[in-house]
Molecule: Bacterial RNase P class A
Organism: Acetatifactor sp.
């Protein structure tokens, strides 16, 4: 120079003319009008997750459903985040990991192969034999297949086999490091030795329901009739079921009401600085108040700057994260290759 891997910022600014929407402040004919300042994203999407908030409600058990799954920390929680373990891919920086249990039990493994919780098709050895078979060992070769009675070199052997020996594995026990997952190191034991739990399960461990169209208030206006259950009953408490509250509740037919006003933006909040901490973040001190619409306002034009006028998109209680789409520009770390000095 290239090539790559990781994290961060930006998504415009500054003027001038028009047009909306709310806040404040002054007036005022209560219709308004003048200033001022202020108005949609990194994803506002997606409704996967967690919660704040509200209500069932006075509060519970237990069943069943569901949701996590190495160990540790953070957080208001979470299936998120930070850090380490073990395990897979890259030369390498780094990426991924649905990462407890298969010795509690139940299953599923299709074809092709002689067999898939076990067998002998080819082969090898050894006898017999009209030279073709047959009959007994073997499971080391070889084929079949994702996989074949751990794996490797030797010993033994009629041929071979953990049948037996050394090094791996795999079980059991001890020791040392480490909070732990887990890591090393000795010593024993020929040793159940397939995979599969994103198969049913089994074990640890969380989890009340519905939802801003939760709800609360205010103003208006009506009509009620019919049938069944009725305290040994009926409703509500999540899906039962035991407990607990209420006194009514069910179904049909028909009537009035479709308006306000709050919930509504001061919050686990943004931003800068020290501390502590590897990092997630916590804690202090300062400093900001910046949509809250309600058939829905956030806009258009012109100039100049500039890296940004575009892409993938437009708020509706709120906020922590995930995923997912996507134009372009800059910054830093850090690996590999090539060249120079």
């Nucleotide at each position: 120079u290239a090539a790559g891997u990781a994290a961060a910022a930006c998504a415009g600014g500054c003027g001038a003319u028009c047009g909306c929407g709310g806040c404040u402040a002054c007036a005022u004919u209560u219709a308004u009008g003048u200033a001022g300042g202020u108005g949609a994203g990194g994803a506002a999407a997606g409704u996967c997750c967690g919660g704040g908030c509200u209500u069932c409600a006075u509060a519970g058990g237990g069943c069943a459903g569901g949701g996590u799954g190495c160990c540790g920390g953070a957080u208001a929680a979470c299936g998120u985040c930070c850090g380490g373990u073990g395990g897979a891919g890259g030369u390498g920086a780094c990426u991924c990991c649905a990462a407890g249990g298969c010795c509690a039990g139940u299953g599923c493994a299709a074809c092709a192969g002689a067999g898939a919780u076990a067998u002998a098709c080819c082969g090898c050895c050894a006898g017999a034999u009209u030279u073709u078979u047959c009959u007994g060992g073997u499971a080391a070769g070889g084929g079949u297949g994702g996989a074949a009675a751990g794996g490797c070199a030797g010993c033994u052997u009629a041929a071979g086999a953990g049948a037996c020996u050394a090094c791996c594995g795999u079980c059991c026990g001890u020791c040392u490091g480490g909070u732990a997952a887990c890591a090393g190191a000795c010593g024993g034991a020929g040793c159940c030795a397939u995979g599969u739990a994103a198969a049913c399960c089994c074990c640890a461990u969380c989890c009340g329901a519905a939802g801003c169209a939760a709800g609360a208030c205010c103003a208006a206006g009506a009509a009620g009739a019919a049938a069944g259950c009725a305290a040994c009953a009926g409703g509500c408490u999540u899906g039962c079921c035991c407990g607990g509250c209420c006194u009514g509740c069910u179904u049909u037919c028909a009537g009035g009401u479709g308006g306000g006003u709050c919930g509504c933006u001061u919050g686990a909040u943004g931003c800068g600085g020290c501390u502590g901490g590897u990092a997630a973040c916590a804690g202090c001190c300062g400093u900001a108040c910046u949509a809250g619409a309600u058939a829905g306002a956030u806009g258009a034009u012109c100039g100049c700057u500039c890296a940004a006028c575009g892409a993938c998109a437009u708020a509706a209680c709120c906020c922590g994260g995930c995923u997912u789409a996507u134009c372009g520009u800059u910054u830093u770390g850090c690996u590999u290759a090539u060249a120079u000095u």